[in-house]
Context: one part of a larger RNA
RNA sequence: UUGGGUGUAAAGGGCGAGUAGACGGUUUUAUAAGUUAGAAUGUUAAAUCCAAGGGCUUAACCUUUGGGCCGCAUCUAAUACUGUAGAACUAGAGAAAGUGAGAGGUAAAUGGAAUUACUAAUGUAGGGGUUAAAUCCAAAGACAUUAGUAGGAACGCCAAAGGCGAAGGCAAUUUACUAUUGCAUUUCUGACGUUGAACCGCGAAAGUGUGGGGAGCAAACAGGAUUAGAUACCCUGGUAGUCCACACCGUAAACUAUGAGAGCUAAAUAUUGGAAUUUAUUUUUCAGUGUUAAAGCUAACGCUUUAAGCUCUCCACCUGGAGAGUACAUUCGCAAGAACGAAAUUU
Numbered sequence: 001u002u003g004g005g006u007g008u009a010a011a012g013g014g015c016g017a018g019u020a021g022a023c024g025g026u027u028u029u030a031u032a033a034g035u036u037a038g039a040a041u042g043u044u045a046a047a048u049c050c051a052a053g054g055g056c057u058u059a060a061c062c063u064u065u066g067g068g069c070c071g072c073a074u075c076u077a078a079u080a081c082u083g084u085a086g087a088a089c090u091a092g093a094g095a096a097a098g099u100g101a102g103a104g105g106u107a108a109a110u111g112g113a114a115u116u117a118c119u120a121a122u123g124u125a126g127g128g129g130u131u132a133a134a135u136c137c138a139a140a141g142a143c144a145u146u147a148g149u150a151g152g153a154a155c156g157c158c159a160a161a162g163g164c165g166a167a168g169g170c171a172a173u174u175u176a177c178u179a180u181u182g183c184a185u186u187u188c189u190g191a192c193g194u195u196g197a198a199c200c201g202c203g204a205a206a207g208u209g210u211g212g213g214g215a216g217c218a219a220a221c222a223g224g225a226u227u228a229g230a231u232a233c234c235c236u237g238g239u240a241g242u243c244c245a246c247a248c249c250g251u252a253a254a255c256u257a258u259g260a261g262a263g264c265u266a267a268a269u270a271u272u273g274g275a276a277u278u279u280a281u282u283u284u285u286c287a288g289u290g291u292u293a294a295a296g297c298u299a300a301c302g303c304u305u306u307a308a309g310c311u312c313u314c315c316a317c318c319u320g321g322a323g324a325g326u327a328c329a330u331u332c333g334c335a336a337g338a339a340c341g342a343a344a345u346u347u
Base pairs, nucleotide, nucleotide: 004318005317006316007301008300012315014202015201016200021195022194023193025089026088027087028086029085030084031083033082034081035078036077037076038075040074041073042072043071049067050066051065052064053063054062055061092192093189094188095187096186097185098183099182100181101180104178105177106176107175108174109173110172111155116150117149118148119147120146121145122144126137127136163170164169207248208247209246210245211244212243216242217241221237222236223235224234259314260313261312262311263310264309267292268291269290270289271288272287273286274285275284276283296303297302320347321346322345330339331338332337
């Protein structure tokens, strides 16, 4: 390489858009490149190979004749399939009109509860914290209660196995802009499709740069405890950070550990959004989201119309463990580091 695989044993790219490429619906005409056929033609050196003979006593070996030499080219023919060119179609795909759904995204404005701080008042000796304590706060009046002010961050109930988004992710309210998507019926375009190396974009948290902001929380750090010790768990504090703007980083158990698309294959039940129907009660259907479960699959666990079943197309990836996601080189990055990614050796 072939083969075999990728939920959990090694293995699905974090996700999208999309170039090349690969693959691609129905009917028909032409063509004859692929394809198929031919007692066709040429070539396929000799030796070798096969068959029948001959020569060494036989054999190996040598030799004669004939055949063959998977192949290539040409010619002729066929036209089912693929390709190419033309014409047409509507079941795929898309567009318009109708009607819904949603924490989809961006920006702005607004709101109430709570924490904290400050001010004022009432009030007096504790408060806080823990298994127990102590550090800590408090007669310079704390804690508690009431009123007011400031500021930042997050949005209780509704809330759900619920919804939306490609993924990351998205939840107070209102407005503006904007993207996606379901359903039902017609009309239109007429294969315009699927996948997708490269490339481009998006991408939690942490981290980085510059400038703001800073209530609460809180790496680091300090103190108090615990302990044999305690660089921890517990407590009191507390800085980066968490928040905003712009720019980087590009990684996660980025998980459904399950790539995308298409077709087919028992049921039952719940629920979300439509449509039709019913006429009091629903029933059917389309698109999602769950649970149970048959055939089938699986090493088992389990999966099962949202497949890990039965098939097709395309991409990515795997090939014993350790060494190692290391070294070197290269690319990217301000850095942290990321991407790509070995070998010796050992077992």

Record summary
A computed fold for a 347-nucleotide part of an RNA from a metagenome, annotated as small-subunit ribosomal RNA, central domain. It matches the Rfam family "Bacterial small subunit ribosomal RNA". Its mean pLDDT, the model's own confidence on a scale to 100, is 87. The full RNA is in RNAcentral, with records from SILVA.